[in-house]
Context: one part of a larger RNA
RNA sequence: UGACGGGGGCCCGCACAAGCAGCGGAGCAUGUGGUUUAAUUCGAAGCAACGCGAAGAACCUUACCAGGGCUUGACAUCCACCGAACCCUGUGGAAACAUGGGGGUGCCCUUCGGGGAACGGUGAGACAGGUGGUGCAUGGUUGUCGUCAGCUCGUGUCGUGAGAUGUUGGGUUAAGUCCCGCAACGAGCGCAACCCUUGCCUUUAGUUGCCAGCAAUUCGGUUGGGCACUCUAGAGGGACUGCCUGGGUUAACCAGGAGGAAGGUGGGGAUGACGUCAAAUCAUCAUGCCCCUUAUGCUCUGGGCUACACACGUGCUACAAUGGCCGGUACAAUGAGUUGCAAACCCGCGAGGGGGAGCUAAUCUCAAAAACCGGUCCCAGUUCGGAUUGUAGGCUGCAACUCGCCUACAUGAAGCUGGAGUUGCUAGUAAUCGCGGAUCAGCAUGCCGCGGUGAAUACGUUCCCGGGCCUUGUACA
Numbered sequence: 001u002g003a004c005g006g007g008g009g010c011c012c013g014c015a016c017a018a019g020c021a022g023c024g025g026a027g028c029a030u031g032u033g034g035u036u037u038a039a040u041u042c043g044a045a046g047c048a049a050c051g052c053g054a055a056g057a058a059c060c061u062u063a064c065c066a067g068g069g070c071u072u073g074a075c076a077u078c079c080a081c082c083g084a085a086c087c088c089u090g091u092g093g094a095a096a097c098a099u100g101g102g103g104g105u106g107c108c109c110u111u112c113g114g115g116g117a118a119c120g121g122u123g124a125g126a127c128a129g130g131u132g133g134u135g136c137a138u139g140g141u142u143g144u145c146g147u148c149a150g151c152u153c154g155u156g157u158c159g160u161g162a163g164a165u166g167u168u169g170g171g172u173u174a175a176g177u178c179c180c181g182c183a184a185c186g187a188g189c190g191c192a193a194c195c196c197u198u199g200c201c202u203u204u205a206g207u208u209g210c211c212a213g214c215a216a217u218u219c220g221g222u223u224g225g226g227c228a229c230u231c232u233a234g235a236g237g238g239a240c241u242g243c244c245u246g247g248g249u250u251a252a253c254c255a256g257g258a259g260g261a262a263g264g265u266g267g268g269g270a271u272g273a274c275g276u277c278a279a280a281u282c283a284u285c286a287u288g289c290c291c292c293u294u295a296u297g298c299u300c301u302g303g304g305c306u307a308c309a310c311a312c313g314u315g316c317u318a319c320a321a322u323g324g325c326c327g328g329u330a331c332a333a334u335g336a337g338u339u340g341c342a343a344a345c346c347c348g349c350g351a352g353g354g355g356g357a358g359c360u361a362a363u364c365u366c367a368a369a370a371a372c373c374g375g376u377c378c379c380a381g382u383u384c385g386g387a388u389u390g391u392a393g394g395c396u397g398c399a400a401c402u403c404g405c406c407u408a409c410a411u412g413a414a415g416c417u418g419g420a421g422u423u424g425c426u427a428g429u430a431a432u433c434g435c436g437g438a439u440c441a442g443c444a445u446g447c448c449g450c451g452g453u454g455a456a457u458a459c460g461u462u463c464c465c466g467g468g469c470c471u472u473g474u475a476c477a
Base pairs, nucleotide, nucleotide: 001477002476003474004473005472007471008470009469010468011467012466013465015461016460019425020424021423022422023421026317027316028315029314030313031312032311033310034308035307042053043052064303065302066301067300068299069298070297073127077126078125079123080122081121082120083119086103087102088101089100090099091098092097107116108115109114129292130291132290133289134288138286139285140281141280142279143277145275150189151188152187153186154185155184156165157164158163169180170179171178195269196268197267198266200237201236202235203234204233205232206231209227214224215223216222240263243257244256245255246254247253319418323377324376325375326374327373328372335366336365337364340359341358345354346353347352384415389410390409391408392407393406394405395404431453432452433451434450435449436448437447
């Protein structure tokens, strides 16, 4: 100087407390461990691995296994020789591949002999190739402490020196934020602000919106007509403790008030200092070294990654009456769509099929649910719950046996609120309801977004956890 203390002081955070909803019990989905297996490819490991890499394993993917094949190779550059490329077709085979037959000549130059470019094949070797090893050789990227308020430097001063001072102290703040003081005076990286979005207004612009005011109307902003409003998307304004009262050291600042759409950082996001964990990643990529080279490379078929006594994590659905079922009837936002989204209408109980208007989309389409109104059920393992299984179908795709999703009928399991323990959340939040998108032929209860309905509680900081500053002890570095 640090680190540590079941030392002290001060202060923060959904850290506790106060509340609400969960998890831990059940069934299922998914990830992991373990076990099994020819293989169940590999990585991730307390917080910070475990719906994680994977934003989508039937083949492919695919790295794993079994078997069939190839050896200058699936891919790159160079050399020689042959042939343009390419198209049709036979045999063996699971395919890869092996082996035949037929057609067919283009472009550029030319001394018409030929040469050249691109492409295909054969051969020789230089080489290719490796998701093989090492993240403890590395770059790059990322997680985490933590959006915590810290981490440092120059000059000066003090100290033999390590180092200290500044950065401590008194206040204050979300903040090393600001004020005052002070052997310090300044400065840098962080904080804040500048950026995006949302909330109010003005303005510019009207193929969305509007009977707002008029006319027509097939009654639909449909038509004429109009940008007032809604909205859209550009430009501005607006909030600064600016004003008032009180407190405070006359300061910083704090409490209350006015005006205001918004008030003291208005809400949300992006933004992550010096560093810590030899943290993660050689399987995104790049890369040193080591290793393989008729194989640790390449290709194909089939299988596996989907196994199942069991254990754990994360979720979904429930256990019902604030509910289930049936009928009626409203109201969104973000988005996506031409190899696509697909309306009306018809068929089917339904998944879906037929059909194809319109739309390269503020124009067309995908396209709401909870809520509300009426009816029914009457507390029961039930008209709760839907697992499991059988049968019959639909869709995608070369192909749904291993191993997809959906529908109908039948079947109806466990489950009556879950021990010890444990998680999230302070407001348009939790809870609850649906919708969209990426990936994607098909396949979400996951992920990333969107809107609808919309709470309870916070006395307080003694305690648990994490963190910041000062101080103290130490046989630790």

A computed fold for a 477-nucleotide part of an RNA from Caloramator proteoclasticus, annotated as small-subunit ribosomal RNA, 3' major domain. NCBI's taxonomy places the organism under Bacteria, Bacillati, Clostridia, Clostridiaceae, Caloramator. Model confidence (mean pLDDT): 86 of 100.